[in-house]
């Protein structure tokens, strides 16, 4: 140094232009003699950063920025 792929909630991950969502993990309640487990309910988000593109962008395009996988080089 090249190609690729990935980046959304505490984790793990759906979402391919039109109200951000799911399990797990938490706070409440239920149910139990009490745990656990089981239902129910509630909170959690600058969609990695900037810009464009458009009546709208998590979504489509540039650049950066991180991690990951692969090829090269090794004077």
């Nucleotide at each position: 140094g090249c190609c690729a792929g990935a980046g959304u909630a505490g984790c793990u991950c759906a979402g391919u232009g039109g109200u951000a969502g799911a399990g797990c993990a938490g706070g409440c309640g239920a149910u139990u003699c009490g745990u656990a487990a089981u239902c129910g309910u509630c909170a959690g988000g600058u969609c990695a950063a900037g810009g464009g593109u458009u009546c709208a962008a998590c979504u489509c395009c540039c650049u950066u920025c991180u991690c990951u996988g692969g090829c090269u080089c090794c004077a």
This is a predicted structure of a 75-nucleotide RNA (transfer RNA) from an Acidobacteriota bacterium. It matches the Rfam family "tRNA". Gene Ontology term of the family: triplet codon-amino acid adaptor activity. Rfam classes the family as a transfer RNA. RNAcentral holds the sequence, with entries from ENA. The prediction has a mean pLDDT of 82.